Glycine riboswitch aptamer from Aeromicrobium sp. IC_218, 86 nucleotides, folded computationally. The sequence was found by an Rfam model in a public genome assembly. Lineage of the source: Bacteria > Actinomycetota > Actinomycetes > Propionibacteriales > Aeromicrobium. The prediction has a mean pLDDT of 81. It matches the Rfam family "Glycine riboswitch aptamer". From the family's description: This family represents the bacterial glycine riboswitch.
RNA sequence: UCACCACGCAGGGGAGAGACCGCUCAGGCGGCGCCGAAGGGGCAAUUCCUCCCGGAACUCUCAGGCACCCGGACCCCGCGUGACAG
Repeated sequence: UCACCACGCAGGGGAGAGACCGCUCAGGCGGCGCCGAAGGGGCAAUUCCUCCCGGAACUCUCAGGCACCCGGACCCCGCGUGACAG
C1' cells in the first nucleotide's frame, strides 16, 4: 500500500398472501382465511451444502405481513472502516 473477505452507510432491483367480515366519528380493535424473503424456533420429515455434527432459499408460523406507502431475505454498485495473504 492492499485484492478476496467482514462490518456500516447510500443508491438501484426485489416475491408471496382477503381492497374479506364485524365494531369504531376517526385512530384503531376483534374474527376467520392465507403468505414467507425482517427477526425468531427446529433438525421431527423432505430437499440442498455435508460422511457426521451442524447449517440453509428446508421446515414451524411466535413475531411480521396480505390495495398503495412503509418494510423486505437476497443481488448489483459506490463510499467508509478493519485487517490477513501479496